The prediction has a mean pLDDT of 81. The RNA shown here (transfer RNA) has 73 nucleotides and comes from an Oligoflexia bacterium.
RNA sequence: GGGCCUGUAGCUCAGCUGGGAGAGCGCUACAAUGGCAUUGUAGAGGUCGUCGGUUCGAUCCCGAUCAGGUCCA
Numbered sequence: 001g002g003g004c005c006u007g008u009a010g011c012u013c014a015g016c017u018g019g020g021a022g023a024g025c026g027c028u029a030c031a032a033u034g035g036c037a038u039u040g041u042a043g044a045g046g047u048c049g050u051c052g053g054u055u056c057g058a059u060c061c062c063g064a065u066c067a068g069g070u071c072c073a
Base pairs, nucleotide, nucleotide: 001072002071003070004069005068006067007066010025011024012023013022019056027043028042029041030040031039032038049065050064051063052062053061
């Protein structure tokens, strides 16, 4: 330098014929207990790596770019 894969909540990840952004763990509050652990209920938390394009509408399609991994040189 070139090919391919990955990037979504604090962590691990799902979400693919383009239209509701989600799960588990963690965090906060409340209840049960004398207390802890634990369980239940409720809640907070995301510019979907970044920029641009297509579209009425993009996590999803297209281009560029950044970071990580891998292969070739």
About this RNA: Rfam family: tRNA. From the family's description: Transfer RNA (tRNA) molecules are approximately 80 nucleotides in length. By type it is a transfer RNA. The source organism's lineage runs through Bacteria, Pseudomonadati, Bdellovibrionota and Oligoflexia. It was read from a public genome assembly.